């Protein structure tokens, strides 16, 4: 340079048009002299930016960052 992917919660990821979720991690509590382990409970996330189509867009389009991979 040319394809193809990805860009969502602190991390890892789900989520193919209709008020945006799971695990780990955090918080607070229960339990133990105490602690770890287990149990229990708490998410207001400009959904990378930026216009477009729709009544409605994380989701469809175009156009930019940033990244990963194959080719050259």
């Nucleotide at each position: 340079g040319c394809u193809g992917g990805g860009a969502u919660a602190g991390c890892u990821c789900a989520g193919u048009g209709g008020u945006a979720g799971a695990g780990c991690a955090g918080u607070g509590g229960a339990c133990u002299g105490a602690a770890a382990a287990u149990c229990c409970u708490c998410g207001u996330g400009u959904c990378g930016c930026u216009g477009g189509u729709u009544c409605a867009a994380u989701u469809c389009c175009c156009g930019c960052u940033c990244u990963c991979a194959g080719c050259g």
The RNA shown here (transfer RNA) has 72 nucleotides and comes from Bulbochaete rectangularis var. hiloensis. The RNAcentral record of the sequence draws on ENA. Taxonomically the source falls in Bulbochaete rectangularis (Eukaryota, Chlorophyta, Oedogoniales, Bulbochaete). Its mean pLDDT, the model's own confidence on a scale to 100, is 81.